[in-house]
A computed fold for a 73-nucleotide RNA from a Candidatus Gribaldobacteria bacterium, annotated as transfer RNA. Its Rfam family is "tRNA". From the family's description: Transfer RNA (tRNA) molecules are approximately 80 nucleotides in length. It was read from a public genome assembly. NCBI's taxonomy places the organism under Bacteria, Bacteria candidate phyla, Candidatus Gribaldobacteria.

RNA sequence: GGCCCUAUCGUCUAAUGGCUUAGGACGUCACUCUCUCACAGUGGAAAUACGGGUUCGAUUCCCGUUAGGGCCG
Repeated sequence: GGCCCUAUCGUCUAAUGGCUUAGGACGUCACUCUCUCACAGUGGAAAUACGGGUUCGAUUCCCGUUAGGGCCG
């Protein structure tokens, strides 16, 4: 340099273009429980890498950028 793959809460991971107000686990915060801690229970906050396009409608499809990975030279 060429080609290909990937990018979602703090971490891991779901979601046929419309059943999604983006779900779950761990973590975190508050409360309950306890003499206290832990465990357990209840509840809360927390994410679609970035910029465009297609569409009535985009996490999903297309293009570019960025980052990571693989193959070739």